[in-house]
C1' cells in the first nucleotide's frame, strides 16, 4: 500500500418521522430523533435518479463509478 474485525478510540456520522427557517419545486439548514454507515469525509467529473420560473437551469455525495484527502490495526 491492499485489506477491515463481536478489538479500541465512554469515538465518528445519521435515513424515516417531528418542530423552526430558507426555496416555486426538487431539496438545503438548525433542533429533535436512529434506519444503518469502515469513508454516510470533499467533489456534479462520467452514468443515474429528481425538480419547474423549461434555460446553455436547479438538485441528490445516504445510486453506482473516478477523483482528493483521513482515525485505528487482529487475521490476510
Nucleotide at each position: 500500500a491492499g485489506c477491515g474485525a463481536c478489538a479500541a478510540a465512554g469515538g465518528g456520522c445519521a435515513a424515516a418521522c417531528c418542530c423552526g427557517c430558507c426555496g416555486c419545486a426538487a431539496g438545503g439548514u438548525g433542533g429533535g430523533g436512529a434506519c444503518g454507515c469502515a469513508a454516510a469525509g470533499c467533489c456534479a467529473c462520467g452514468g443515474g435518479g429528481c425538480c419547474u420560473a423549461c434555460a446553455c437551469g436547479g438538485u441528490c455525495a445516504g445510486c453506482c463509478g473516478a477523483g482528493c484527502u483521513a482515525c485505528c490495526g487482529a487475521a490476510c